This is a predicted structure of a 91-nucleotide RNA (c-di-GMP-I riboswitch aptamer) from Desulfofundulus salinus. RNAcentral records the identical sequence in 2 taxa. Rfam family: c-di-GMP-I riboswitch aptamer. Gene Ontology term of the family: cyclic-di-GMP binding. The prediction has a mean pLDDT of 82. The RNAcentral record of the sequence draws on Rfam and Ribocentre.
RNA sequence: CUUUCCGGAGGGCAAACCCGGCGAAAGCCGGGGACGCAAAGCCACAGGUCUAAAGUUCCCCGCGGGGAACCAUGACGGCUGGGUUGCAAGG
Numbered sequence: 001c002u003u004u005c006c007g008g009a010g011g012g013c014a015a016a017c018c019c020g021g022c023g024a025a026a027g028c029c030g031g032g033g034a035c036g037c038a039a040a041g042c043c044a045c046a047g048g049u050c051u052a053a054a055g056u057u058c059c060c061c062g063c064g065g066g067g068a069a070c071c072a073u074g075a076c077g078g079c080u081g082g083g084u085u086g087c088a089a090g091g
Base pairs, nucleotide, nucleotide: 005091006090012037013036017032018031019030020029021028022027035078041084042083043082045081046080047079048076049075050074055070056069057068058067059066060065
């Protein structure tokens, strides 16, 4: 000096839930709030999960419309793997 493990202090993030906003929804953003988190920083690359507006097919119809199935181009990094960056007394 590098890698890995344990880990103090300071500091960081913020689940559920509530309020406001956005969205078709999943969900997201802001405020409050803390279940937890050593990458709960960042990247949808692989798997997984959620949603189904539009689209396609089909069904019904009083022809105005209604419904079902499929589907991500929408999401989730606080589901797992991967990539990348990083604080850290002391051992």